[in-house]
Molecule: transfer RNA
Organism: uncultured Verrucomicrobiales bacterium
C1' cells in the first nucleotide's frame, strides 16, 4: 500500500428481511430486610462512533472517515 472482519447503558452482550417505548447480565442509586456489612427482594438512571445518503421510515441497507483487530507483501 491492498483486502477483510468490526464499533449499542460504566463493561459484556441481544436485537429475524428496517416498523409502538432498544432487551437482559455485572456494576452503580435509592429503598426494604439486617444489631451492622455481606446476601437477597423491589425500583430506578444509564447506550446505537462521525458525516451524508436512499426510503414513509435506519441501531439494521449504502459511500466516505474515524478508532480497534487480521489477512497479504
Nucleotide at each position: 500500500g491492498u483486502c477483510c472482519c468490526u464499533a449499542u447503558c460504566g463493561u459484556c452482550u441481544a436485537u429475524g428481511u428496517a416498523g409502538u417505548u432498544a432487551g437482559g447480565a455485572c456494576a452503580c442509586c435509592a429503598g426494604c430486610c439486617u444489631u451492622u456489612c455481606a446476601a437477597g427482594c423491589u425500583g430506578g438512571a444509564a447506550a446505537a462512533c462521525c458525516g451524508g445518503g436512499u426510503g414513509c421510515g435506519a441501531g439494521c441497507c449504502c459511500c466516505g472517515g474515524u478508532g480497534g483487530g487480521g489477512a497479504u507483501a